Two RNAs folded together computationally: RNase P RNA and transfer RNA, 440 nucleotides in total.
It holds a member of the Rfam family "Bacterial RNase P class A". Rfam classes the family as a ribozyme.
RNA sequence: ACAGCAAGCCGGCCUGUCGCCUGUCUCCGGACAGGAGGAAAGUCCGGACAACACAGAGCACUGCACUUCUUAACGGGAAGAUGGCCGUGAGGUCAUGUAAGUGUAACAGAGAAUAACCGCCUUCGGGUAAGGGUGAAAAGGUGGGGUAAGAGCCCACCGGUUCCGGUGGUAACAUCGGAAGCCGUACACGCUGCAGGUUGCAAGACCAUGUAUAUCGCGGUACUUUUGGUACGGGGUGGCUCGCUCCGGUUCCCUUUGUGGAUGCCGCGAAGGGUAGGUUGCUAAAGGCUGCAGGUGACUGUAGCCGCAGAUCAAUGACAGGCCCUUUUUUAAGGACAGAAUCCGGCUUACAGGCUUGCUGUUUUU
RNA sequence: GAUUCCGUAGCUUAAUUGGAUAGAGCACCUGGUUACGGCCCAGGAGGUUGGGGGUUCGAGUCCCUUCGGGAUCA
Numbered sequence: 001a002c003a004g005c006a007a008g009c010c011g012g013c014c015u016g017u018c019g020c021c022u023g024u025c026u027c028c029g030g031a032c033a034g035g036a037g038g039a040a041a042g043u044c045c046g047g048a049c050a051a052c053a054c055a056g057a058g059c060a061c062u063g064c065a066c067u068u069c070u071u072a073a074c075g076g077g078a079a080g081a082u083g084g085c086c087g088u089g090a091g092g093u094c095a096u097g098u099a100a101g102u103g104u105a106a107c108a109g110a111g112a113a114u115a116a117c118c119g120c121c122u123u124c125g126g127g128u129a130a131g132g133g134u135g136a137a138a139a140g141g142u143g144g145g146g147u148a149a150g151a152g153c154c155c156a157c158c159g160g161u162u163c164c165g166g167u168g169g170u171a172a173c174a175u176c177g178g179a180a181g182c183c184g185u186a187c188a189c190g191c192u193g194c195a196g197g198u199u200g201c202a203a204g205a206c207c208a209u210g211u212a213u214a215u216c217g218c219g220g221u222a223c224u225u226u227u228g229g230u231a232c233g234g235g236g237u238g239g240c241u242c243g244c245u246c247c248g249g250u251u252c253c254c255u256u257u258g259u260g261g262a263u264g265c266c267g268c269g270a271a272g273g274g275u276a277g278g279u280u281g282c283u284a285a286a287g288g289c290u291g292c293a294g295g296u297g298a299c300u301g302u303a304g305c306c307g308c309a310g311a312u313c314a315a316u317g318a319c320a321g322g323c324c325c326u327u328u329u330u331u332a333a334g335g336a337c338a339g340a341a342u343c344c345g346g347c348u349u350a351c352a353g354g355c356u357u358g359c360u361g362u363u364u365u366u
Numbered sequence: 367g368a369u370u371c372c373g374u375a376g377c378u379u380a381a382u383u384g385g386a387u388a389g390a391g392c393a394c395c396u397g398g399u400u401a402c403g404g405c406c407c408a409g410g411a412g413g414u415u416g417g418g419g420g421u422u423c424g425a426g427u428c429c430c431u432u433c434g435g436g437a438u439c440a
Base pairs, nucleotide, nucleotide: 001362002361003360004359005358006357007356008355009354010353012323013322014321015320016319017318018317020035021034022033023032024031025030037337041348042347044346045345046344047343048342049200050199051198052197056242057241058240059239061196062195063194064193065192066080067079068078069077070076081096082095083094084093085092086091097191098190101189102188103187104186105185117132118131119128120127121126140158141157142156143155144154145153159183160182161180162179163178164177165176166175167174168173204280205279206278207277215270216269217268218267219266220265221264222230223229224228232248233247234246235245236244237243253261254260287306288305289304290303291302292301293300294299324335325334326333327332367439368438369437370436371435372434373433376392377391378390379389385423394410395409396408397407398406416432417431418430419429420428
């Protein structure tokens, strides 16, 4: 110099005029202060907060899964371990609980786990996974012994697995020594451990306004020793069961006397009628910035300073001038992605252009 | 704002527990038949299974992400 890898930052700036939202003050004229983001987005995870329920237990369901740490919490993050793949490299990316059990593995192939098509051997009953071929995957590999022929059948070495011991490490694990012939692959179910109540600010609270005890369907309206108990029906407890808890009614008429019909009441559901306003929740928050200390790091502690949008059909804008950058249709056009909606921590996705730091490869020079 | 469902040819759809080259009907094109057109007969084309990535030997199907559309809730 060129080509890259990783991490981080910025995200047009200034002035004037006129507007919009919120707050404070006011002499009611106005003045002053503040007013979108790194993703405000997707709503994919996790919490705060609120309502319901708080008497729970079992089963089922869902999610997660190497180790240690971090945190309010997480499926996030940090640092590491082992293995695979990509890259010359800096690096990137994926996977990881399970020696049990069950299931599946299309086509091809003899056979996808107790397989014999060819081949080999045979005492013709059969034996044999060494060789051929198929496939994504074929019963650890090489050599020797052994055998009728063969085979971890046996032995040596190598690879893996499990167990025991030593050393290092908090641990996953690494490494050294020894023992066991223990030895195919992938996925799913299952098993083990951990976590999970549901609904969401249109949650919820208060005020105001308005309305329908109308209609339809299902169920109950039973017994008793009566401020109660049993039974029945219904609601809640995310699903199911048990348990718990809450609520409910005891009417009348007809009649063929029954497990009937109708009416009234109660519970649940359907469908419908009405309201369509305001206040609150609402922004001080696991808050931000800077310094110091601890830690490899995520992060934590501490001191000082700051006070940082709260709108509700939804404010945060328009115009003019100057500067910066880009394009070239040079007296011009334009400024990436995109805009809060209860709040916070993450993840993911979108993003013109620019800047910084560390590192790698190639070539050249000193 | 929140919750939830769906996406396969131009349209309507099928595809078993993940299994071979995604199969039909209508529509379209070509040829035949007809004096011509329709009906009919024969043949053909048309699919990034909304897009991208992952798991797997193999994905329309399973997982992640993203795009578009619909429904419900004070």